Predicted 3D model of RNase P RNA and transfer RNA as a complex of 427 nucleotides.
RNA sequence: GGAGCCGGCCAGGCAAUCGCUGCGCCGCGGGGCGACCCGCGACGGGGAGGAAAGUCCGGGCUCCACAGGGCAGGGUGCCAGGUAACGCCUGGGGGGCGCGAGCCUACGGAAAGUGCAACAGAAAGGAUACCGCCUCGUUCGCGAGGUAAGGGUGAAAUGGUGCGGUAAGAGCGCACCGCGCAGGUGGCAACACGCUGCGGCUAGGUAAACCCCACCCGGAGCAAGACCAAAUAGGAAAGCGAUACCGUGGCCCGCGGUGCUUUCGGGUAGGUCGCUCGAGGCCGCCGGUGACGGCGGUCCCAGAUGAAUGAUUGCCCGCGACAGAACCCGGCUUAUCGGCCGGCUCCCACU
RNA sequence: GGGGCCAUAGCUCAGCUGGUAGAGCGCUACAAUGGCAUUGUAGAGGCCGCCGGUUCGACUCCGGCUGGCUCCACCA
Numbered sequence: 001g002g003a004g005c006c007g008g009c010c011a012g013g014c015a016a017u018c019g020c021u022g023c024g025c026c027g028c029g030g031g032g033c034g035a036c037c038c039g040c041g042a043c044g045g046g047g048a049g050g051a052a053a054g055u056c057c058g059g060g061c062u063c064c065a066c067a068g069g070g071c072a073g074g075g076u077g078c079c080a081g082g083u084a085a086c087g088c089c090u091g092g093g094g095g096g097c098g099c100g101a102g103c104c105u106a107c108g109g110a111a112a113g114u115g116c117a118a119c120a121g122a123a124a125g126g127a128u129a130c131c132g133c134c135u136c137g138u139u140c141g142c143g144a145g146g147u148a149a150g151g152g153u154g155a156a157a158u159g160g161u162g163c164g165g166u167a168a169g170a171g172c173g174c175a176c177c178g179c180g181c182a183g184g185u186g187g188c189a190a191c192a193c194g195c196u197g198c199g200g201c202u203a204g205g206u207a208a209a210c211c212c213c214a215c216c217c218g219g220a221g222c223a224a225g226a227c228c229a230a231a232u233a234g235g236a237a238a239g240c241g242a243u244a245c246c247g248u249g250g251c252c253c254g255c256g257g258u259g260c261u262u263u264c265g266g267g268u269a270g271g272u273c274g275c276u277c278g279a280g281g282c283c284g285c286c287g288g289u290g291a292c293g294g295c296g297g298u299c300c301c302a303g304a305u306g307a308a309u310g311a312u313u314g315c316c317c318g319c320g321a322c323a324g325a326a327c328c329c330g331g332c333u334u335a336u337c338g339g340c341c342g343g344c345u346c347c348c349a350c351u
Numbered sequence: 352g353g354g355g356c357c358a359u360a361g362c363u364c365a366g367c368u369g370g371u372a373g374a375g376c377g378c379u380a381c382a383a384u385g386g387c388a389u390u391g392u393a394g395a396g397g398c399c400g401c402c403g404g405u406u407c408g409a410c411u412c413c414g415g416c417u418g419g420c421u422c423c424a425c426c427a
Base pairs, nucleotide, nucleotide: 001347002346003345004344005343006342007341008340009339010338012316013315014314015313016312017311018310020047021046023044024043026041027040028039029038030037031036049322053333054332056331057330058329059328060327061221062220063219064218068253069252070251071250073217074216075215076214077213078092079091080090081089082088093107094105095104096103097102108212109211113210114209115206116205130151131150132147133146134145135144136143137142159177160176161175162174163173164172178201179199180198181197182196183195184193185192186191225273226272227271228270235264236263237262238261239260240259244258245257246256247255266426267425268424280299281298282297283296284295285294286293287292317320352423353422354421355420356419357418358417361376362375363374364373370407378394379393380392381391382390400416401415402414403413404412
């Protein structure tokens, strides 16, 4: 100098003016016995994101029994740990890719069972002889038998190499490699190691096919749910009748409640709470390889409900991407102009 | 804001325990008619919404996107 890998961070900036929204405080006016409420105005400080998104997982919260038993159903799937929990994260193992830093990995079981494998091929699961090779017979066309070493088909063909052996061959025998089983050693474990013995090999693929094994999961969602106010025809039909019906989606039991459910029709579409202080942010120390945990200090940081977070002007630069909270968190995934910082790898040149 | 469902030929829909994708209407050509319609025969037309993965093989199984449809307020 070039090429690349990993982690973290920022998301145009500054100033002025005018607005919008919710909070605090003050003033004025009105209401109320009062606590206090309403309206207007001034001041102070707050006002979108790393994904607020998709709603794909997990949890809190609320209601139905503080959710109980069984079946069905669904999910996860190497091991250990973290966590409120997870399909997430961290560390490790196996496999794959890369020269490397590193990256990817739905990665339990096919010697419990069932199913599937189109076409091609002789044969697709415990079966098979198309060509070839060998032996025998022959009417010289071929037939009977042996054979998986060679050819051919296929995504996949019954361990590989060599020597012996044979009519030709073949784990038929042997050596090495591979595979499986048992033991030993190391490791919490996954797993690793010819460290030892056994088995000629029997055990092919597919479980994002059924299934088996292990573990987990009750349902619904803030339009949950609680309260106040207003208005209406407390109307009609259907179902069922306490061995019944309902209690949110499937069934049985259990528990609780009792006239309830569904449809049509009618009325109102107002307010308050839930609503933001939380598994919270930042800093430091300690424990841990790490995810993370503990302790101390410090800060308060959007809460709307036709729904605020904007507009104008000036200056500057690299000319600004994806995109807008709606009960709240932890993740994952997807979208995203550019830029900064830290650590590391490879190549070239020079010293 | 929160649930559920769907996407296959020009249109309306089938198909799916994974093995070359169909039907009806429509379209094109031909026959029949003096001509048109009806009818008959033949044919064209699909990257099964898009991108990945599992598998030998995906419309089908599993993820992720895109687009569309639909339901959910309270009171008696």
Rfam match: Bacterial RNase P class A. Rfam classes the family as a ribozyme.